[in-house]
Context: one part of a larger RNA
């Protein structure tokens, strides 16, 4: 001088656009933050209707709309959040996988028959403060299971071809084995199931590069490699038996110390030095530590088991929870925000759709926390007014065209009026097309919002601090004070004429900000 997720003092008019617990990954009251499908099923608790008996009150009724719970399907591995751990293939970066996985989605090709027993819910019955939880009967499915067909899918075995760095890899071919499905329907559709390819998203291997200490020199027994086995999507000590006796290290092993990593940001001419808030991208973590189930994918933030700290209810037998999701409390701090609004628009789930859900998103509120922009008037005006301050003191200098006064404007604020995009889609009706889908027409949807913006009416009307002024450094003079009170970046002022301390006038610079303070270059 630039810079900041800042803090703190004095001051504060407005608006855009961004940020906003850097500390206790400390502890949490209450709400919400993940549900959706009745076009999968049995059915009906509740609510709106209709039937049916009744003078009524009310009983019955799944028959209509629909739909608690229950079974079943896809979601809950996305979105959101923190950095606690990690020095490491976690990250960037390049490569390879002839060592692999991929739900939904797209193409293509086949297919899509039979048939069983169960089981929840409903009902009865029991235990228990709750939490929940046994027992009996009895029912349904795109839950389960069996059979049937079936290969270019898999597996074993032959035998040809090409091809590759190499375990081999592709093709075409031939024997024998194994394996499959589900059905709704308002007749428009949507589903199931097996194979290939594609997408997408992962997985694993490996060169490189990735903090500081040698006052850490040595370290290592599944440790290095074989060989069979097991496991897994998939290679590998990944386990494991068995056999070798290796492996790493001064080009820094092990050890400890710190730390998420990258894109980027900040300074700087550049090299480079320092950072990794906000935004995207990868890891990793979700009360602490382990486990593995379900899945196409988790060792799963709002899922389950077990041990533990802790907190809450109990009938003392026994149970129940995890905000490093959005808000919000308590604590800690110099510090960091509403216990709002809508799902209108983006975009996720689910659904044939309508639509439901989304503290994801957009919005709004709070704060000078930044960076931009706009104002606080403009032009004239010398009696150089009063005042104030200096002064060589009846005087003059200076505040100072500053005011006053004259004419002008209305940004902004106030009142009145009008008033937007963000919203065209979906769906609905015609047409068109072999399908996928595409064209038309007429409506429906706005949280921000009466918002932004626009014009009208009247008025200088509503708006200026801070902070320095000895040199460094722009900016001087009086009064106070007397090595006292104080200042201070650094040199140093103050001990009776302080331009350095304090008021004051005047100047200087910056301006809704301005000084200090902390940290970086």
């Nucleotide at each position: 001088g630039g810079a900041u997720g800042a803090a703190c003092g004095c001051u504060a008019g407005c608006g855009g656009c961004a940020g906003g617990c850097c500390u206790a990954a400390u502890a949490c009251a209450u709400g919400c933050a993940a549900g959706u499908c009745g076009a999968g099923g049995g059915g009906c608790a509740g609510c709106g209707g209709g039937g049916u008996a009744g003078c009524a009150a009310u009983a019955c009724u799944g028959c209509c709309g629909g739909c608690g719970a229950c079974c079943g399907g896809c979601g809950c591995a996305c979105g959101g959040g923190u950095g606690c751990g990690u020095a490491a293939c976690a990250c960037g970066u390049a490569u390879g996988c002839a060592a692999c996985c991929u739900a939904c989605c797209u193409u293509a090709a086949a297919c899509u028959g039979g048939g069983g027993g169960a089981u929840a819910g409903c009902c009865c019955g029991g235990g228990g403060a709750a939490a929940c939880u046994c027992g009996g009967a009895u029912u349904a499915a795109u839950a389960c299971c069996c059979c049937a067909u079936a290969a270019c899918a898999c597996g074993u075995g032959g035998a040809u071809g090409u091809c590759u760095c190499a375990u081999g890899a592709c093709a075409a071919u031939u024997a024998c084995g194994u394996u499959a499905a589900a059905g709704a329907u308002u007749u428009a559709u949507c589903g199931g199931u097996u194979u290939a390819a594609g997408c997408u998203g992962g997985g694993c291997a490996u060169g490189c590069g990735u903090u500081c200490g040698a006052u850490u020199a040595g370290c290592u027994a599944g440790u290095u490699g074989g060989u069979g086995a097991g496991g897994u999507a998939a290679u590998g000590g990944c386990u494991c038996a068995c056999c070798a006796a290796g492996g790493c290290u001064a080009c820094g092993a092990u050890c400890g110390a710190u730390a998420g990593g990258g894109g980027g940001u900040c300074u700087g001419a550049g090299a480079g030095g320092a950072u990794g808030a906000u935004c995207c991208c990868c890891c990793a973590c979700a009360c602490u530590g382990g486990u593995a189930c379900u899945g196409a994918g988790a060792u799963a933030c709002g899922g389950a088991c077990c041990a533990g700290a802790c907190u809450c209810c109990u009938a003392c037998g026994g149970g129940a929870g995890g905000c490093a999701g959005c808000a919000g409390u308590a604590g800690g701090g110099a510090a960091u925000a509403u216990u709002g609004g809508u799902c209108a628009a983006u975009g996720g789930a689910g659904g044939c759709a309508a639509c439901u859900c989304u503290g994801a998103a957009c919005c709004a509120g709070c704060c000078a926390u930044g960076c931009c922009g706009c104002g606080u008037g403009u032009a004239g005006g010398a009696a150089g007014a009063a005042g104030g301050c200096g002064u060589u003191c009846u005087g003059c200098g200076u505040u100072g065209u500053a005011a006053a006064c004259u004419a002008c404007u209305u940004u902004u604020g106030a009142u009145u009026g009008g008033g937007a995009a963000c919203a065209a889609a979906u769906g609905a009706c015609u047409c068109u097309u072999g399908c996928g889908a595409g064209a038309g027409u007429a409506g429906c949807u706005g949280a921000g919002u009466g918002u932004a913006c626009c014009a009208a009416u009247a008025g200088a009307a509503u708006a200026a601090g801070c902070c320095a002024c000895g040199g460094c450094u722009a900016a001087c003079u009086a009064c106070g004070u007397g090595c006292c009170a104080g200042c201070a970046g650094c040199c140093g002022c103050g001990g009776u004429a302080a331009u350095a301390c304090g008021u004051a006038g005047g100047u200087g610079g910056c301006a809704a900000g301005c000084g200090u303070u902390g940290u970086c270059c």